Annotation:
Predicted 3D model of a 687-nucleotide part of an RNA (large-subunit ribosomal RNA, domain II) from Ambispora leptoticha. The coordinates come from a structure-prediction model, not an experiment, and the mean pLDDT is 84. RNAcentral holds the full RNA, with entries from SILVA.
Context: one part of a larger RNA
């Protein structure tokens, strides 16, 4: 892993609601006894009376000083009780399995830490301390030299012990080794034997080390199924309803407990929504500036600086500054003299829809919610961000578009058909449908921004032009003068000032290059040739530039240019599980037939009318599995199982028949429960 098997809501007791029964102002009986379908059992409960802490009173009582008010409560009458079977709850181990740990007795020092006691070991080599001798020296010693000696937690190194660095090994040869390298190696050495110390406790030249591959408190047993607001898992089928991710409160924030949504029964009864129409409500959007603030410009000024005057009060003046005041134009969540739409509440309505609203009662689940429009707060008017309102879609929604794509767009799957008509979206092929129409675009824009530009299309404004425009070419662009001034120079063209006159068709005291400084070109402005239009500006549409990213690129792809791109119109048409069509289920509701009947109702059929997506959950029907009872019935002319299977039925399912197999088995009803596996790193088995 895979297969088959086993594997989770259960049993006691009490409470409480329901369903069906008994009896019924009354129900019912425990232990226990007996003659044991049963009956005694007068113990006791629940019920028929309440109020008050409570004595206690009593259809009343409590409060109170009260005959008052007020609280609970009685009336009219009044329904209770005890079994079963169901849902729940509480106490139990309480659906199932799961910790770490905590307590309590016991076993461990044959590993290992230390001790204690008796033994055991340590190749070989180097240094040469004390001390002693001898000679020298000394008054005597001290001292010196030579010898003899053999000390050292002395050196070097085997065994022995240990583990420094490295390679291998890492499912290993080994649950700590291997091999090269290394430390220590007479000493706090190392080691055999036997024996002490024990679990909050030892023992430790101490690392929280070490006590049997276990050590921030060993193993084992028992308390024990400790406890898990946690994580997993939890077994057949079909109807019909269908949610939550919210408030508040929580040593609470991944839990809870009350609402709220949601289900089921009863009871009220049209009370609910929607829409009109009317009446109310409010301070949002906007808008404003009267108020609170801010905040720009100007009038005008208290007031303060400057400056003159002055002995001193004081006076003048000002291109300074400037409260208030006016005037003008403007901002605001925490301004308002205004103020919508929606909202929200009420009232009516020969309106509409049809189980909608409310109370009481069983049962839940939901308390991480996400995207997306719109209205905001935070944050950078980022976030697939975060927090709040609304709605909507996901959650709990399947189809169909969006190339794929929970939340987007369309549209809500009861089942069947090889019918039709439509949405959203599309009709060159992939790929179902149009190779329709009139513009645009040339960029493969479609398929990235500010900002930039003689791209193009459309609507306009204004100028010039056959008395000749615009470009092109020819030609001319001069005189006083080299204006003045400044400068070494300054001669249109470094800078300053002035920028006039002359002859002209026409020509700047000069538009730019250029010289040291002239000089050169060139331009404005003219004439001549040409011969139809040329400039300048504004609004719009489409497109251009701007345009770099790491394995080959992409509108989904091929490919596509009077599109198969854009925009705009028109008809066709193709598309979904949407709607129709035709059959069939099936629920509720109404009409309506038949049958039962304890008269409450139940049960079938028929029409007709709305419906039947679903997770937690909630209610209803039902399959199948063991078992006992009762009644019918199979079977050696072959029963259970097990292969195989026409066929039946909405589902679980049943199942003729035919092999296998060789002794028990089914169907109806009534009961009963160790009754349904694919997941629990489930458990034990084969493989």
């Nucleotide at each position: 892993g895979c297969c088959g098997g086993c594997u989770a809501g259960u049993u006691a007791c009490u409470c409480u609601c329901a369903g069906g029964g008994g009896c019924a102002a009354g129900g019912u009986g425990a232990a226990g006894c007996a003659u044991u379908u049963u009956g005694c059992a007068c113990a006791g409960c629940c019920g028929u009376a309440g109020c008050g802490a409570a004595a206690g009173c009593g259809a009343g009582u409590c409060u109170g000083a009260u005959a008052a008010g007020g609280g609970c409560g009685a009336a009219c009458a009044u329904a209770g009780u005890c079994g079963c079977u169901g849902g729940g709850a509480g106490u139990a181990c309480a659906c199932g399995c799961g910790a770490a740990g905590c307590g309590g007795g016991a076993u461990g020092a044959u590993c290992u830490a230390g001790g204690c006691a008796u033994g055991g070991c340590c190749a070989g080599g180097a240094u040469g301390a004390a001390a002693c001798c001898u000679g020298g020296g000394u008054a005597a010693c001290a001292c010196c030299a030579g010898g003899u000696g053999g000390a050292g937690g002395u050196c070097c190194g085997a065994a022995c012990c240990a583990g420094u660095g490295u390679u291998g090994g890492u499912u290993g040869a080994a649950a700590a080794c291997a091999g090269c390298u290394u430390g220590g190696a007479u000493g706090a050495g190392c080691u055999g034997u036997g024996c002490c110390u024990a679990g909050g406790g030892g023992u430790g030249a101490a690392a929280g080390g070490c006590c049997a591959a276990u050590c921030a408190a060993a193993u084992u047993c028992c308390g024990u199924u400790a406890u898990a607001g946690c994580u997993c898992g939890u077994u057949c089928u079909c109807u019909c309803c269908g949610a939550a991710a919210u408030a508040u409160c929580u040593u609470u924030a991944g839990g809870g407990a009350u609402a709220g949504c949601c289900u089921u029964g009863c009871g009220u009864g049209g009370a609910c929504c929607a829409c009109g129409u009317c009446g109310g409500u409010g301070g949002u959007a906007g808008a404003g500036c009267g108020c609170u603030g801010g905040a720009u410009g100007g009038a005008c000024u208290a007031g303060g600086g400057g400056c003159c005057u002055u002995a001193c009060c004081g006076g003048g003046u000002u291109a300074c500054u400037g409260a208030a005041u006016c005037c003008a134009a403007c901002c605001a969540a925490a301004c308002u003299u205004c103020g919508a739409a929606u909202g929200c509440c009420g009232a009516c309505g020969c309106u509409g829809c049809a189980a909608u609203g409310c109370g009481c009662a069983g049962g839940a689940g939901u308390c991480a919610g996400a995207c997306g429009g719109c209205g905001g707060g935070g944050g950078a008017u980022a976030a697939g961000c975060u927090u709040c309102g609304u709605c909507g879609u996901c959650g709990a929604g399947a189809g169909g578009g969006c190339a794929a794509c929970a939340g987007c767009c369309c549209a809500g799957a009861c089942c069947a058909u090889c019918a039709g008509c439509u949405a959203a979206g599309g009709u060159g092929c992939c790929u179902a449908a149009a190779u329709g129409u009139g513009a645009u675009u040339a960029a493969g824009u479609g398929g990235a921004a500010a900002g930039g530009a003689u791209g193009u299309g459309a609507c306009g404004u204004u100028g010039c032009a056959c008395a000749g425009a615009c470009a092109g070419u020819g030609a001319g662009g001069a005189u006083g003068u080299u204006g003045g001034c400044u400068u070494a120079g300054a001669g249109g063209c470094a800078g300053c000032c002035a920028u006039c006159a002359u002859u002209u068709a026409a020509a700047c005291a000069g538009u730019g290059c250029g010289u040291a400084a002239u000089a050169g070109c060139u331009g404005a402005c003219u004439c001549a040739u040409c011969g139809a239009g040329c400039g300048a500006u504004g609004u719009c549409g489409c497109g251009c530039c701007g345009a770099a990213a790491a394995u080959g690129a992409u509108u989904g792809g091929c490919g596509a240019u009077u599109a198969a791109a854009u925009c705009a119109c028109a008809u066709a048409c193709c598309g979904a599980a949407g709607c129709u069509a035709u059959g069939g289920a099936u629920u509720c509701a109404g009409u309506u037939c038949c049958g039962a009947u304890u008269c409450g109702u139940c049960g079938g059929g028929a029409c007709u009318g709305a419906g039947u997506g679903g997770u937690a959950g909630g209610a209803g029907a039902g399959c199948g599995u063991a078992a006992u009872c009762a009644g019918c019935g199979c079977u050696g002319c072959g029963a259970a199982g097990c292969c195989g299977a026409a066929c039946g039925g909405a589902a679980a399912c049943g199942g003729a028949c035919g092999g296998u197999g060789g002794a028990g088995c089914g169907c109806u009803g009534a009961u009963u429960a160790g009754u349904g596996a694919g997941a629990a790193u489930g458990c034990a088995g084969a493989c």